[in-house]
Context: one part of a larger RNA
RNA sequence: CACCGCCCGUCAAGUCACGAAAGUUGGUAACACCCGAAGCCCAUGGCCCAACCCGCAAGGGGGGGAGUGGUCGAAGGUGGGACUGGCGAUUGGGACUAAGUCGUAACAAGGUAGCCGUACCGGAAGGUGCGGCUGGAUCACCUCCUU
Numbered sequence: 001c002a003c004c005g006c007c008c009g010u011c012a013a014g015u016c017a018c019g020a021a022a023g024u025u026g027g028u029a030a031c032a033c034c035c036g037a038a039g040c041c042c043a044u045g046g047c048c049c050a051a052c053c054c055g056c057a058a059g060g061g062g063g064g065g066a067g068u069g070g071u072c073g074a075a076g077g078u079g080g081g082a083c084u085g086g087c088g089a090u091u092g093g094g095a096c097u098a099a100g101u102c103g104u105a106a107c108a109a110g111g112u113a114g115c116c117g118u119a120c121c122g123g124a125a126g127g128u129g130c131g132g133c134u135g136g137a138u139c140a141c142c143u144c145c146u147u
Stems, first nucleotide, its partner, number of pairs: 003110001005107001008103002011100001013097004018092003023087006031079004039072001041070004047065003052061003113134009
């Protein structure tokens, strides 16, 4: 490359990351209950015992121990929750990708001026109503300035 211009959105194709999602599968720290090893402690201790006491002795006393029961107690089990990660049919928009589809919304009064807010409506850009702005062209009038 200058209107045979520019440009908007839906739809279709591809790539990427993200959100939602029935569910599924892990992690973490707690909680409630069950079970409860070792060990400390408490109780008991009819069985056992060198050192202490009595006794010539047998034996007795005192103390200790095995055993037994209990409190605490690691691991384990059950349960409902909390926090957090992976996967997940499907689904939602987003970004990007020379030459796809439909239209033509915007840019010149873009052919209904545009834009902002809002409500409703529509394949899509968008349309309509109400309120607002000029960052609207054109024409006319008014005020001011210059010639």
The part of an RNA shown here (small-subunit ribosomal RNA, 3' minor domain) has 147 nucleotides and comes from Arthrobacter livingstonensis.
Its mean pLDDT, the model's own confidence on a scale to 100, is 82.
Lineage of the source: Bacteria > Bacillati > Actinomycetota > Micrococcales > Arthrobacter.
The sequence was found in a public genome assembly.